This is a predicted structure of a 102-nucleotide RNA (Purine riboswitch aptamer) from an uncultured Halanaerobiales bacterium. Of the family's consensus pairs, 100% are formed in the model.
RNA sequence: AAACAGAAUAUUUUUGUACCUCAUAUAAUCUCGGUAAUAAGGUCCGAGAGUUUCUACCAGGUAGCCCAUAACUAGCUGUCUAUGAGGGAAGUGUACCUAGGU
Numbered sequence: 001a002a003a004c005a006g007a008a009u010a011u012u013u014u015u016g017u018a019c020c021u022c023a024u025a026u027a028a029u030c031u032c033g034g035u036a037a038u039a040a041g042g043u044c045c046g047a048g049a050g051u052u053u054c055u056a057c058c059a060g061g062u063a064g065c066c067c068a069u070a071a072c073u074a075g076c077u078g079u080c081u082a083u084g085a086g087g088g089a090a091g092u093g094u095a096c097c098u099a100g101g102u
Stems, first nucleotide, its partner, number of pairs: 003017006019087007026056001029049006041066002050057001058078003062074003095102002
């Protein structure tokens, strides 16, 4: 999410779409080149890798680290997309009734 549309007809079945859940992919990640800032900072751009895979590859905040230098580190929370599978109630009350149900 107790849905919508269609087909058939045995009044029930079935198909599709949307939605929900799960699984797989990818770790919303990594590498290279360039670029910017400096503890009130730690940015931005391009290319590539990654998927029997199209697309995407970010956002937020937290902690550390760097004592003035050019380099960041760790983890947390939050998607879309592709494919596959499953799912759509249970209970209660009232009314009606073909007593099956609605």
Its Rfam family is "Purine riboswitch aptamer". The literature on the family includes a 2003 paper in Cell by Mandal et al., "Riboswitches Control Fundamental Biochemical Pathways in Bacillus subtilis and Other Bacteria".